[in-house]
Context: one part of a larger RNA
RNA sequence: UGACGGGGGUCCGCACAAGCGGUGGAGCAUGUGGUUUAAUUCGAUGAUACGCGAGGAACCUUACCUGGGCUAGAAUGUCGGGGGAAUAUGGGUGAAAGCUCAUAGUGUAGCAAUACACCGCCGAUAAGGUGCUGCAUGGCUGUCGUCAGCUCGUGCCGUGAGGUGUUGGGUUAAGUCCCGCAACGAGCGCAACCCCUAUCACUAGUUGCCAUCAGGUAAUGCUGGGAACUCUAGUGAAACUGCCGCCGUAAGGCGUGAGGAAGGAGGGGAUGAUGUCAAGUCAUCAUGGCCUUUAUGCCCAGGGCUACACACGUGCUACAAUGGCGAGUACAAAGGGCAGCUACCUGGUAACAGGAUGCUAAUCUCAAAAAACUCGUCUCAGUUCGGAUUGGGGUCUGCAACUCGACCCCAUGAAGCUGGAAUCGCUAGUAAUCGUAUAUCAGCAAUGAUACGGUGAAUACGUUCCCGGACCUUGUACA
Numbered sequence: 001u002g003a004c005g006g007g008g009g010u011c012c013g014c015a016c017a018a019g020c021g022g023u024g025g026a027g028c029a030u031g032u033g034g035u036u037u038a039a040u041u042c043g044a045u046g047a048u049a050c051g052c053g054a055g056g057a058a059c060c061u062u063a064c065c066u067g068g069g070c071u072a073g074a075a076u077g078u079c080g081g082g083g084g085a086a087u088a089u090g091g092g093u094g095a096a097a098g099c100u101c102a103u104a105g106u107g108u109a110g111c112a113a114u115a116c117a118c119c120g121c122c123g124a125u126a127a128g129g130u131g132c133u134g135c136a137u138g139g140c141u142g143u144c145g146u147c148a149g150c151u152c153g154u155g156c157c158g159u160g161a162g163g164u165g166u167u168g169g170g171u172u173a174a175g176u177c178c179c180g181c182a183a184c185g186a187g188c189g190c191a192a193c194c195c196c197u198a199u200c201a202c203u204a205g206u207u208g209c210c211a212u213c214a215g216g217u218a219a220u221g222c223u224g225g226g227a228a229c230u231c232u233a234g235u236g237a238a239a240c241u242g243c244c245g246c247c248g249u250a251a252g253g254c255g256u257g258a259g260g261a262a263g264g265a266g267g268g269g270a271u272g273a274u275g276u277c278a279a280g281u282c283a284u285c286a287u288g289g290c291c292u293u294u295a296u297g298c299c300c301a302g303g304g305c306u307a308c309a310c311a312c313g314u315g316c317u318a319c320a321a322u323g324g325c326g327a328g329u330a331c332a333a334a335g336g337g338c339a340g341c342u343a344c345c346u347g348g349u350a351a352c353a354g355g356a357u358g359c360u361a362a363u364c365u366c367a368a369a370a371a372a373c374u375c376g377u378c379u380c381a382g383u384u385c386g387g388a389u390u391g392g393g394g395u396c397u398g399c400a401a402c403u404c405g406a407c408c409c410c411a412u413g414a415a416g417c418u419g420g421a422a423u424c425g426c427u428a429g430u431a432a433u434c435g436u437a438u439a440u441c442a443g444c445a446a447u448g449a450u451a452c453g454g455u456g457a458a459u460a461c462g463u464u465c466c467c468g469g470a471c472c473u474u475g476u477a478c479a
Base pairs, nucleotide, nucleotide: 001479002478003476004475005474007473008472009471010470011469012468013467015463016462019426020425021424022423023422026317027316028315029314030313031312032311033310034308035307042053043052064303065302066301067300068299069298070297076126077125078124079123080122081121083119084118087104088103089102090101091100092099093098107116108115109114128292129291131290132289133288137286138285139281140280141279142277144275149188150187151186152185153184154183155164156163157162168179169178170177194269195268196267197266199237200236201235202234203233204232205231209226210225213224214223215222240263243257244255245254246253247252319419323378324377325376326375327374328373329372335366336365337364340359341358344355345354346353347352385416390411391410392409393408394407395406396405432455433454434453435452436451437450438449
């Protein structure tokens, strides 16, 4: 000087408390461990691994296993030799890859020799490796932590390590600001500048809008028209403790204050200092070293990654009446669409199929929002709850659904009556609850992830305690 303390002081955080909803019990989905296996490819492992890499494993992917093949090799060059235009078609063998045979065909320049282009073959040279080492590395990432810290120049103090500044008194979300001070300044962080959102004005009105006027329909901004409103998207305004009162030297704090759409950082996002964990990644990529070269490389078929006495994590669905079922009636936002989204019609109980139309989309379409509301029914039961499992019949995608896809219909109708010890999330448009969309994608194991809106709470006395962190101080057989 740090680190540590079941030392002290001050302060903060969904850290506790106060509340609401879960997990832990059931069934299923998914990841992991273990076991099994020819293989169940590899990585990630307290917090900071475990719906993680994977934003989509039937083949492919694919790295694994078994078997069949290739050896300058799957790709791209260079040089030398020799052959054939290129190309097209067919046969044999085979699971395919491959191996092999035959037929047609004779390019451009040149009289020709030959040269060029293209395609196999032989030789030479550069290959290849998801093989090892993340404890050789770059880059990227997690975490402490969006915590308020981490440093430097000059000066001063100390023999020196180092200190001071950065401590102290206040204040703040903040090393934020104020006052004081052997310090005076500065940098990286904080904040602000950026984006979305809440209000208004201006500009612009098409594909969006429709108040007024007119026309028209079974109905609809449907048409003429309008530029008000909504909205769209560009520019500006607006919030600064600016004003008032109280407290305070100041910084600042307080208020049912005024005004205001918004009030004291208005609400979100992006943004992550110096460093810590030899944290993670050699399997995104790059890369040193090592290893391999008729194989640890490459091609192909089939299998595996989907196994199953079991254990754990993360979820979904429930156990019902604040509910289930049937019928009817409303109200979103944000996205996607060309071999794509598909209106509408017909067939089918349905998944879907056959026609057909618009749209490269504020124009057409996916699209029905669902919880909600109204009426009816069920009456507390393992049930009209719950839907696992299984049988049968289908639809669709795809070369192909056996291992191993999703969906539809009929039948079947398991466990489960609110979950022990323990444990998690959340402070407001939040939790809870309800649907919608997208990426990936032929299809889909999505209950996942990422976005979007609808309905919409309870509670916080307080900081004694648990956990984590910041600053000062003290002790130390630690560095």

Predicted 3D model of a 479-nucleotide part of an RNA (small-subunit ribosomal RNA, 3' major domain) from a metagenome.
It matches the Rfam family "Bacterial small subunit ribosomal RNA". Rfam links the family to the GO terms structural constituent of ribosome and ribosome.